[in-house]
């Protein structure tokens, strides 16, 4: 020091540039049980790393910049 890939809910992860950002597990609440778990039902929780550009529109293109994996040196 260079080249690839990754960055979205507490965690894992999805999401063609277009009309509420979801998914399972987690958490909360009801229900069900003598009771816990499991099971059903409901709800909360996101500045989509940053900044800036393109667009009528951007999580999603682009440019910089950070973190972090892998390689190369």
């Nucleotide at each position: 020091g260079g080249a690839u890939g990754u960055g979205u809910a507490g965690c894992u992860c999805a999401g063609c540039g277009g009309u509420u950002a979801g998914a399972g597990c987690a958490c909360c609440g009801a229900u069900c049980u003598u009771a816990u778990a499991a099971g059903u039902c409901g709800g909360g929780g996101g500045u989509c790393c940053a900044u800036g550009g393109u667009u009528c529109a951007a999580a999603u293109c682009c440019a910089u910049g950070c973190a972090c994996a892998u390689c190369c040196a």
Molecule: transfer RNA
Organism: Candidatus Microgenomatus sp.